[in-house]
RNA sequence: AGGCACUUAGUUCAGUUGGAAGAAUGGUUGCCUCCGGAGCAACUGGUCGGGGGUUCAAAUCCCCCAGUGCCUG
Numbered sequence: 001a002g003g004c005a006c007u008u009a010g011u012u013c014a015g016u017u018g019g020a021a022g023a024a025u026g027g028u029u030g031c032c033u034c035c036g037g038a039g040c041a042a043c044u045g046g047u048c049g050g051g052g053g054u055u056c057a058a059a060u061c062c063c064c065c066a067g068u069g070c071c072u073g
Stems, first nucleotide, its partner, number of pairs: 001072007010025004019056001026044006049065005
């Protein structure tokens, strides 16, 4: 320099065919317990990496940029 993949909650990741976002874990509170842990219940969580475009509607499609990993030279 060229190519490919990835970027979504504090963390690890889902998210199909465009109809507007979830799980686990974490955090908080309560129950339970002599206390703690475990368990149970509720609550708490997001500019979907940034910008632009297409569309009635974009995490999803298109373009540019950034970051990470890998491959080729």
Transfer RNA from a Candidatus Kariarchaeaceae archaeon, 73 nucleotides, folded computationally.
Its Rfam family is "tRNA".
The sequence is in RNAcentral, with records from ENA.